[in-house]
The RNA shown here (transfer RNA) has 77 nucleotides and comes from a Candidatus Doudnabacteria bacterium. The coordinates come from a structure-prediction model, not an experiment, and the mean pLDDT is 82. The RNAcentral record of the sequence draws on ENA. Its Rfam family is "tRNA". It is annotated as a transfer RNA. The organism belongs to Candidatus Doudnaibacteriota, within Bacteria.
């Protein structure tokens, strides 16, 4: 420097061809249950989906720009 992937919730990730409520599971809270704690079962908090513009009736999804990380590849003293 030049190529590819990734970028969603505290982690670790799904989200189909764009389509009308953004999700599991984990961990957090809280309640039941026990002497208690742990399991375990309910329940519930927690995103403006990396950023900023575009296209569209409609964007987590499509585009271009930037950055953050990861791999590969080049160049250097």
């Nucleotide at each position: 420097g030049g190529g590819c992937g990734u970028g969603u919730a505290g982690c670790u990730c799904a989200g189909c061809u764009g389509g009308u409520u953004a999700g599991a599971g984990c961990a957090c809270g809280a309640a039941g249950c026990u002497u208690a704690u742990a399991c375990c079962u309910u329940c519930g908090g927690g995103g403006u989906c990396c950023a900023u513009g575009g296209u569209u009736c409609g964007a987590g999804u499509c585009c271009a720009u930037g950055c953050a990380c990861g791999c590969c590849c080049a160049c250097c003293a």